[in-house]
RNA sequence: AGAGUUUGAUCCUGGCUCAGAUUGAACGCUGGCGGCAUGCCUAACACAUGCAAGUCGAACGCGAAAGGGUUUCGGCCUGAGUAGAGUGGCGGACGGGUGAGUAAUGUGUGGGAAUCUGCCCUGCAGUGGGGGACAACCCGGGGAAACUCGGGCUAAUACCGCAUACGUCCUACGGGAGAAAGGGGGGUUUCGGCCUCUCGCUGCAGGAUGAGCCCACAUCCGAUUAGCUAGUUGGUGGGGUAAGGGCCCACCAAGGCGACGAUCGGUAGCUGGUCUGAGAGGAUGAUCAGCCACACUGGGACUGAGACACGGCCCAGACUCCUACGGGAGGCAGCAGUGGGGAAUAUUGGACAAUGGGGGCAACCCUGAUCCAGCAAUGCCGCGUGUGUGAAGAAGGCCUGCGGGUUGUAAAGCACUUUCAGUGGGGAAGAAAAGCCUGGAGCUAAUACCUCCGGGUCUUGACGUUACUCACAGAAGAAGCACCGGCUAACUCCGUGCCAGCAGCCGCGGUAAUACGGAGGGUGCAAGCGUUAAUCGGAAUCACUGGGCGUAAAGCGCACGUAGGCGGCCGAGUCAGUCAGGUGUGAAAUCCCCGGGCUCAACCUGGGAACUGCAUUUGAUACUGCUUGGCUCGAGUCCGAUAGAGGGGGGUGGAAUUCCAGGUGUAGCGGUGAAAUGCGUAGAUAUCUGGAGGAACACCAGUGGCGAAGGCGGCCCCCUGGAUUGAGACUGACGCUGAGGUGCGAAAGCGUGGGGAGCAAACAGGAUUAGAUACCCUGGUAGUCCACGCCGUAAACGAUGUCAACUAGCCGUUGGAUCCAUUUAAGGGUUUAGUGGCGCAGCUAACGCGAUAAGUUGACCGCCUGGGGAGUACGGCCGCAAGGUUAAAACUCAAAGGAAUUGACGGGGGCCCGCACAAGCGGUGGAGCAUGUGGUUUAAUUCGAUGCAACGCGAAGAACCUUACCUGGAUUUGACAUCCCGGGAAUCUCUUGGAAACUUGAGAGUGCCCUUCGGGGAGCCCGGUGACAGGUGCUGCAUGGCUGUCGUCAGCUCGUGUCGUGAGAUGUUGGGUUAAGUCCCGCAACGAGCGCAACCCCUUUCUUUAGUUACCAUCAUUUAGUUGGGGACUCUAAAGAUACUGCCCCGGUUAACGGGGAGGAAGGUGGGGAUGACGUCAAGUCCUCAUGGCCUUUAUGUCCAGGGCUACACACGUGCUACAAUGGGCUGUACAAAGGGUUGCCAACCCGCGAGGGUGAGCCAAUCCCAUAAAGCAGUUCGUAGUUCGGAUUGGAGUCUGCAACUCGACUUCAUGAAGCUGGAAUCGCUAGUAAUCGUGGAUCAGCAUGCCACGGUGAAUACGUUCCCGGGCCUUGUACACACCGCCCGUCACACCAUGAGAGUUGGUUGUACCAGAAGUCGUUGGGCAAACCCUUCGGGGAUGCAGGCGCCUAAGGUAUGGCUGAUGAUUGGGGUGAAGUCGUAACAAGGUA
Repeated sequence: AGAGUUUGAUCCUGGCUCAGAUUGAACGCUGGCGGCAUGCCUAACACAUGCAAGUCGAACGCGAAAGGGUUUCGGCCUGAGUAGAGUGGCGGACGGGUGAGUAAUGUGUGGGAAUCUGCCCUGCAGUGGGGGACAACCCGGGGAAACUCGGGCUAAUACCGCAUACGUCCUACGGGAGAAAGGGGGGUUUCGGCCUCUCGCUGCAGGAUGAGCCCACAUCCGAUUAGCUAGUUGGUGGGGUAAGGGCCCACCAAGGCGACGAUCGGUAGCUGGUCUGAGAGGAUGAUCAGCCACACUGGGACUGAGACACGGCCCAGACUCCUACGGGAGGCAGCAGUGGGGAAUAUUGGACAAUGGGGGCAACCCUGAUCCAGCAAUGCCGCGUGUGUGAAGAAGGCCUGCGGGUUGUAAAGCACUUUCAGUGGGGAAGAAAAGCCUGGAGCUAAUACCUCCGGGUCUUGACGUUACUCACAGAAGAAGCACCGGCUAACUCCGUGCCAGCAGCCGCGGUAAUACGGAGGGUGCAAGCGUUAAUCGGAAUCACUGGGCGUAAAGCGCACGUAGGCGGCCGAGUCAGUCAGGUGUGAAAUCCCCGGGCUCAACCUGGGAACUGCAUUUGAUACUGCUUGGCUCGAGUCCGAUAGAGGGGGGUGGAAUUCCAGGUGUAGCGGUGAAAUGCGUAGAUAUCUGGAGGAACACCAGUGGCGAAGGCGGCCCCCUGGAUUGAGACUGACGCUGAGGUGCGAAAGCGUGGGGAGCAAACAGGAUUAGAUACCCUGGUAGUCCACGCCGUAAACGAUGUCAACUAGCCGUUGGAUCCAUUUAAGGGUUUAGUGGCGCAGCUAACGCGAUAAGUUGACCGCCUGGGGAGUACGGCCGCAAGGUUAAAACUCAAAGGAAUUGACGGGGGCCCGCACAAGCGGUGGAGCAUGUGGUUUAAUUCGAUGCAACGCGAAGAACCUUACCUGGAUUUGACAUCCCGGGAAUCUCUUGGAAACUUGAGAGUGCCCUUCGGGGAGCCCGGUGACAGGUGCUGCAUGGCUGUCGUCAGCUCGUGUCGUGAGAUGUUGGGUUAAGUCCCGCAACGAGCGCAACCCCUUUCUUUAGUUACCAUCAUUUAGUUGGGGACUCUAAAGAUACUGCCCCGGUUAACGGGGAGGAAGGUGGGGAUGACGUCAAGUCCUCAUGGCCUUUAUGUCCAGGGCUACACACGUGCUACAAUGGGCUGUACAAAGGGUUGCCAACCCGCGAGGGUGAGCCAAUCCCAUAAAGCAGUUCGUAGUUCGGAUUGGAGUCUGCAACUCGACUUCAUGAAGCUGGAAUCGCUAGUAAUCGUGGAUCAGCAUGCCACGGUGAAUACGUUCCCGGGCCUUGUACACACCGCCCGUCACACCAUGAGAGUUGGUUGUACCAGAAGUCGUUGGGCAAACCCUUCGGGGAUGCAGGCGCCUAAGGUAUGGCUGAUGAUUGGGGUGAAGUCGUAACAAGGUA
């Protein structure tokens, strides 16, 4: 620090996800030790049991018992003034727990004044003298108990007066009021007392500590909470409090708070800090520390220095317990512990040894505070589970290309060590004190007492079997977890087969899964490792630091304007902001730095820094603010002038449509792609005249004008707003923006009343269509128009808020001013306000913008934060309604999107080509037959090929074989290969059974090489064992190779350069031209490669060479080129030549090239062939071959016989033969080419009507044979007929091949003589030696050809042309396609599931208002009843004061009524989302077929 994921690829926007750190965690697997921490986050749920707050005899009065001793047996002494309870004092307000409540009565920071403060410290002063009670105790009573009542005795540091009063309080300034307590030690004294020390007590002042109160600022979310408030805000006067205050009361006034968010609702203890982060921030508030609040729930006060009190009281309520039913008791959110809840959180432990707290003079007591221990890998830190050596690279595992590799120096083995754990010893520190003895100092009259310092002595440890250390033995007791497709370090095998499963995101799995499960191996961490949850980060993805708004989400439709924000130039003052210094504070702990202590570390600890803050003070004065004085440039006012569909009102004009009336006139009109509905003989349309009425204003007219926007268009008049311009004068910052607010605001729509010609939703009819609730046509009502009033929205768009400034140019146009020039009209320059086109810099993801900015800046406002759900629901506001505005969530997806790129596609465009169409010729489709396919059938009808590009295809030839299929019979190391063992030569003949395979038996025969003569070897046969053979079994979607197709189409690419952020582009586009990316020109391209062309073969002409088996002009010979001869010709086969737009004319850019011509055998690639670019179709083939994997192994292998592949209601493809006279038959006759031949071709001759047979020459071929070519030509016949056409079918007789023609061959011959008379829709081939037509040969092959391949003979017609159909090429355009239009994709309906809205209601929570009632209690009032302290007294009593009781105010729980908010639930219902291949259509994307 980034990465993955939208796409075919790219850039951007944008979300989702990951890698990091962390946790009071939990869960899964695993688990050796120690140190230090931490441990109910949930039910502030309920709690059994024990403990957690007591102490003081030096405040006080009482005061046992057991036991012991003694006794005269009554008792006494001791225990013991002990235990114990009580009065009294201090403490139970601390310590400990929890976070329910609380959004401010809280907390944090900083200030403040009107306060209190026990114990503590300092100072001053005092502590005198009296009185009356009440507990305990005793007696009696009530009660189950808790407890309680009456009578009597008694003490105090308990209580109450009196005296005194420096200072204190009150005051009317005269005065008045108000305290106390003693205890202990020592000395002295006859007593009384006195002295002293000490602990106390009282008053006052100060301090310290603690507490109360006030102020400012800060402190979560919601505006779908906008108004709240009557003690409310203030005043005056009282009351109350420790204290200020509406804190409370009376009166008076009418205020106070709120958009800088009051009120209300939700949530929440706050902070130091903690986690994260570079920081700013974000999240959080366990442990530790500060503050607050609470103590079963609610209310209340008492006591006290302090409480409205966790282990106190009273009342009410809920719950639990006891009860004798009358009544009582209780409060673990203290420590343990229990139940419950929960994913989840520990022991009913030890000790006061240390630290601290309470009480006490002290000893000491108490202390679940605390210190320790126990449990838990909950976290952090440390250690260990050995170390060295060790290659035969062991065995085993796994993989394998079978060679090996890997696990792996790993193990074993050898040598060594002993941390930790174990056993046995030793053994610190945490302890300081207090007590006792003693020395000194202080106090004092004192050598007492007490305090301080020193020495000695005596003890005090829960932890603890401590830490630490020594010894002993032995590698001995100690490694797991996750992951291994990418992100992300780490790969193979097996199993599985869209199953089982995985998954954080992308995504894996449908038979070769590095992604599932297992294994081997590897990687990462390690006593842990993973998962889940949560927070921050990455996320600049709420952007202060640090984002955006033309098209990605995002500028309000437009203006005016309130609050607010911001604000021109020159001075002066001030110093609020700002800046600098000082001071105070910012608790400690934490973080950071430097040290120190545990062996290190974690941890602990000393010091420093820091705590970015707040307050205060001193200074600075540039900028901002404030106050004040001026200025004119911003803004505005006055005057002149100009342009304009700016707005409102009134009037008026012509053209056109329609209607009405009349005339002329006759059969149609109208409408469409074509029609029909409609109108018309009752006279339409057309045409003429006259009239009515409404609406809109042709031409001018213009990226012209005006307006803020919406918008505005005949002409004239009235009223009126704004803009521009010119020259001066004036005001003097008066400005900009603008949350709320107000106004304007197209069309449609609504209300009331008019109006209504044309047009025209709805509606009707006609068409179209599968349908057509549409597009088209004929009609037609609201509406469109006017007046008034609503609505308030639009793609209200420049998809671009308003204002201001700055930043190259060029060209138009509108309005003004001015200058030059001109005869006028024009014209040119400068400037200004608009409105347009290009364009530099710059910006932008790109497209693009570019002085009218989307550039560079400033001010202010609005808006955005993934897609869908949804601009929807609910609520509010507005509206007559329609609806508008404001505006969510659940749920769901991993994308949605912008711009540009390359393709592909388009019922987009342009250019071009092709037997593509057209023009022609001949076919197919109809018939019969052949052949292939589908289908059907079958035991089997083997398999494959399936649009073009399967179907006379694999198959260049199924009777057996082939053969892969079926039935049946056999066989199992096998029909075939290699190795091993045993026997035998091989081989041949005969023979049994059998359909054959196979099998039974007999006989003949003994070879070759070497030899040491025993034998061995090679080859072949037979038998046996196991490795293995075998498979036309599967997968062509695992593959190689080969092939088809687009297509013999002209394309496909690369290097360097350039352009672009990039995908990519350029080149390859453009202008011409070509069969061609062929060539030329131009050009940020220059070159090159694979294709094209050429080179190759055949053919056409010529030359040379060579002449046998070919040839024969001349000579001879024969009529057989036969022979001699010839080398001329034909021909053969080798080498060459020729053709290149080379020449001429014209056109063309002086080009390429095209047209014409000459010459030439041939002319513009002469004709034909071979040759097939990058690629596409998961095209075809595992049955040619090869091959991975899988399957099979007495069978899916092998052998054999027979059958099948040849079936047959049917359908299709490809062919043959025909339908006839351009023909059929017959007779005669002419001319080829190219092939093949010894398992062969077979002459001649003979036989047969013939197929053929017999015999037999020649030929391994330019020699011989197949082998007569046929159409043609000459002649003759047939005469339009199902025929002398046609030959199917069938019957008979034969021939040939072959082991064998039944299923199932070909041919011959005789007889038979079917359909068929030119073939519907549709469709195929062909552009010249071509089509058509005619025959010939070959491969395969024993035989079998209408097929295939090849050969020659005869030999046409037509092409105007590119509109259309099909296919293709190039350029361009649109795109929501990229599996690429056979694409994508929308909505209803049906089904399933999910969340949600409405809903008659039902049921909870919370809260407001009004009223009722009102416990305890404070306060007030009353107090007739009662009362020890003081006063008076006549001693009876009275007074003062107080208490009970009564009444009153307030008030908790409760009740009644009625509202608000909110949750759950509800028959039914609404839309939404998701789901596999459902149904109906085809709305959108191309002009998407109606943009």